[in-house]
RNA sequence: GCUUUGGUCUUGCGCAAUGGGGCCUCAUGAAUCCCGUCAGGUCCGGAAGGAAGCAGCGGUAAGUGAAUCGUUUCAUGUGCCGCGAGGUUGCCUGAGGGCU
Numbered sequence: 001g002c003u004u005u006g007g008u009c010u011u012g013c014g015c016a017a018u019g020g021g022g023c024c025u026c027a028u029g030a031a032u033c034c035c036g037u038c039a040g041g042u043c044c045g046g047a048a049g050g051a052a053g054c055a056g057c058g059g060u061a062a063g064u065g066a067a068u069c070g071u072u073u074c075a076u077g078u079g080c081c082g083c084g085a086g087g088u089u090g091c092c093u094g095a096g097g098g099c100u
Base pairs, nucleotide, nucleotide: 002096003095004094006092007091008090009086010085011084012083013082014081015079016078017076018075019074020073021072022071023070025066026065027064028063034059035058036057037056042051043050044049
């Protein structure tokens, strides 16, 4: 000084991890402009009965809160884990042969 394998380097894909968002679950959640049931009382009726319907109660919407698991999505030198490609200008490593 030459060739070459691999590592470092670049990059694609995959997987995992971490963080964020959505969904699922639970709780809470509308004096009235949600639903149901509507005590009392009100109205219609001679009566039987009917009507509307406050409070209360139950359910629920938007929203709010909660821990873990699951699912989905996004991001990331978190991994330098797997597979492949690139590069050999630089460094490390193994091999081959050449010159001195």

Model confidence (mean pLDDT): 77 of 100. A computed fold for a 100-nucleotide RNA from Megamonas sp. UBA1799, annotated as Bacterial small signal recognition particle RNA. The source organism's lineage runs through Bacteria, Bacillati, Bacillota, Selenomonadales and Megamonas. Rfam family: Bacterial small signal recognition particle RNA. It is annotated as a non-coding RNA gene. Gene Ontology terms of the family: signal recognition particle, plasma membrane targeting and SRP-dependent cotranslational protein targeting to membrane, signal sequence recognition. For this family Rfam cites "SRPDB: Signal Recognition Particle Database" (Rosenblad et al., Nucleic Acids Res, 2003).